[in-house]
Context: one part of a larger RNA
Formats: sequence, structure tokens, C1' cells
RNA sequence: AAGUAGCGAUAAGGGAGGCGAGAAUCCUCCCCACCGAAAAUCUAAGGGUUCCUGGGCCAGGUGACUCCGCCCAGGGUAAGUCGGAUCCUAAGCCGAGGCCGAAAGGCGUAGGCGAUGGGCAACAGGUUAAUAUUCCUGUACUUAGUAUUUAACGUUUGACCGAAGGAGUGACGGAGAAGGGCAGCGAAUCCGGGUGUUGGAUAUCCCGGUUUAAGCGAGUAGGGUGUGUUGUAGGCAAAUCCGCAACACGUAUAGCCUGAGACGUGAUGACGAGGCGCAAGCCGAAGUUCGUGAUCCCAUGCUUCCAAGAAAAACUUCGCAGGGAGUUAGGUAUUAAUCCGUACCGUAAACCGACACAGGUAGAUGAGGAGAGAAUCCUAAGGUGAUU
Repeated sequence: AAGUAGCGAUAAGGGAGGCGAGAAUCCUCCCCACCGAAAAUCUAAGGGUUCCUGGGCCAGGUGACUCCGCCCAGGGUAAGUCGGAUCCUAAGCCGAGGCCGAAAGGCGUAGGCGAUGGGCAACAGGUUAAUAUUCCUGUACUUAGUAUUUAACGUUUGACCGAAGGAGUGACGGAGAAGGGCAGCGAAUCCGGGUGUUGGAUAUCCCGGUUUAAGCGAGUAGGGUGUGUUGUAGGCAAAUCCGCAACACGUAUAGCCUGAGACGUGAUGACGAGGCGCAAGCCGAAGUUCGUGAUCCCAUGCUUCCAAGAAAAACUUCGCAGGGAGUUAGGUAUUAAUCCGUACCGUAAACCGACACAGGUAGAUGAGGAGAGAAUCCUAAGGUGAUU
């Protein structure tokens, strides 16, 4: 320079009370304002205790602070079913032997690792200051074992098990159209409550609520598909499996497979406006109908097009070698179920940007009025008023 620039989005604050030595700023209440395809909610990455409670105010906080993502102490993350590992493979990587190379090393078969994909069993309510599909209550499911029961088959005329094997399935593109549903939403109905500050308002008025899962049963709208017998040179061997061929039956509103939802059950439960109570807690009405309606489900469907759109395991079936006297399927009961993550932030003051930085950050849910709409404006739930 200079008590100057600045104090980081022009969404906005005001009042009362409280704590306190001290209050524009902290806490509580009332009013106002802002966001509302977000400035709400869940969650991945990343961060790592920032979460909650008590205490504190030297420093950090663009000023102050009784406050804090700051300091101190204590507490907090509970799983057979969520996510990951104990399963599978993709790109890519590693790579026994091997090939190549002065060396280091490069490539690569078998094999393995590797999710952003496949496979795989739990829902509703309640509860904590802080966790919950994890705890509790209720109702389930999966895998494996044990016991028992029923049926079938079998004990050398061999049931059944059986692989690094065969086959099927898993298994997939783009575009388009129509339909059936559910969520959500709106209105009425029903239930509970209310009756006035301005001219009127016991009324066809006002306010609030009208919620309920997985699982199990049955198999609907819809979609797909010929079935059986015999033979068999193919599927590196075998095969009752697959493929191929022949024959029989059959053309269906059939049979079989699949398949949302609705319905019943789950539920004589839970929740529930409100009421009672100092509190802990207890009691608890109605819980229906119609309309609208998705980008969600049926649907990995259907139609159509050419550029022809992962793999492997699980699963089903066949059965080599071999084993084999009980086995398979169903029901019931009972037992068991390992390790890691789980707090909190997560369009942000907690991540990436040197900062409590107008930048950046994948996915899911995403209500009402008006509207073609997730635009835009105003609002709900919820969250904020951006730290002079």
C1' cells in the first nucleotide's frame, strides 16, 4: 500500500424463549423464503471413524461462537438367505513342458488366474443415542446329515452310483407393433374427529385415515411344441441320450412345456387415524369400490430385418472303466450351516480438484396440479436458507 480488495453463487430472513461470563450466528418453538428428475431417498467407487453420546474452545472454521466433519474420552458396524470367497468362465494376464533369443528375456500348448457377465436359498413388522432383509416377533426357504414312513425297482436274469466323456440346455443382435397385468396416482365409499376470526356456512361442509410381504396352493391372459414305436453306418469308445430314417396315431377349444397377474392362504396376525397414561407403555375404528395408468412385469415373448448378434459352470439326460446290496423318489421329524464386508459421507464441507473450492463423479427410486413430456412453473414427502 491499507483498515483498502476480499469474506466463494442475489434461495432470505424475522420474532420469542433457552443455555451461557459473553449470542445476528448454538438449541427449541412460531412465521417467512428456497429445492422438489432434487438442493429428496437408496447404493457402487473412493474415503476411513468423519457415525452416536458426554465434555472442551489454544489451534482449524475466510469474522464471532456456548457450535462443528475441530480437540479429549467413552460407545457403536451382529447374516445359512444381502455383497464377496468356498462355483463358472470373457477380454486380458500368468504359464509345466515347448519354440525363439548375447544375457536380461519374448511368445505360447496343456493348465490356471481374472467380473464389469452366468449360477445360487427371506420376507413383513418391531426395536437402538448410534446396526439391522444381520437383533427380536411371526411366517418361510436352501443345502447336507440322521431317524422314520409310503411307493417303486432290485439282490448276479445287477436296482442304483458312476467321468477331465457324449448330448441337450444355459445362450444372448437391431427395429417395430398389439395385448394382458402390477406398481403408482385420483375420486368416491367407509371409519374417526371438527363446527369458526370477515356477508353466509350442521351442509351435497372441513380435516385425517382407508395399509399389509416372502412363502405355499391352484395354474389364468398369453407364448411354445406333434406324440409314440422300431431301426440305425453319425455324435473319436459305449449309450435307453442326441441326430437320422421308417411306421402307427393325430390336426385338437386336445395333450405336454412355459407363464405375469388375480384369487385363496399366510393373517383370529401385523400396522393403523386417534384415545388413555407423568412415564414406561396400553387400547385401537374403517381397512371397500370405481377410474386412470407406466419407461416396470408377462417378455431372453411375438413380428420383422441383415451387418447374423460371448464363454464356461450350474442344471437335465446318456453311460465307459469300475463299484454294487440295497437303491431311487416323495412325506414327516430333527440336527448343522465356515470366512470377509456391514458405522458414516456418497451431485458432496467426508470422493477427485493444494481449500469446508460456483468444477468433475456410475447405477436405482423419483409423488401432485397444468402439460406430449423426466421440459417448464407452483407444490407433497423429505431437505435446506449456502459461516461475516
Molecule: large-subunit ribosomal RNA, domain III
Organism: soil metagenome